[in-house]
């Protein structure tokens, strides 16, 4: 220099849980908190899982249904820090 490897230093991220907000929900953001992480940076492409407002069935109870969500659930794409062994 590279890598499908990951010692080490310097830093970064932040799960549960708790407070406030948005939201129909699932989840999002902020603060507190650290379970964990070398792409736990970005992107819903393929699977996958979660919601079910609006539609649709139904007498009702419910059911179906992503156009909404999850990159910290697996591939895939993209960029990117440090360098022992």
């Nucleotide at each position: 220099u590279g890598a499908u490897c990951g010692a080490a230093a310097g830093g970064g991220c932040a799960a549960a849980c708790c407070c406030g907000u948005u939201g129909a929900a699932a989840a999002g953001c902020g603060g507190g908190g650290a379970c964990g992480c070398a792409a736990a940076g970005c992107c819903a492409c393929g699977g996958g899982u979660c919601u079910a407002a609006a539609g649709c069935u139904a007498a009702a109870a419910a059911g179906c249904u992503a156009a909404g969500a999850c990159a910290g659930c697996c591939g895939g794409g993209u960029u990117g820090c440090c360098g022992a062994a």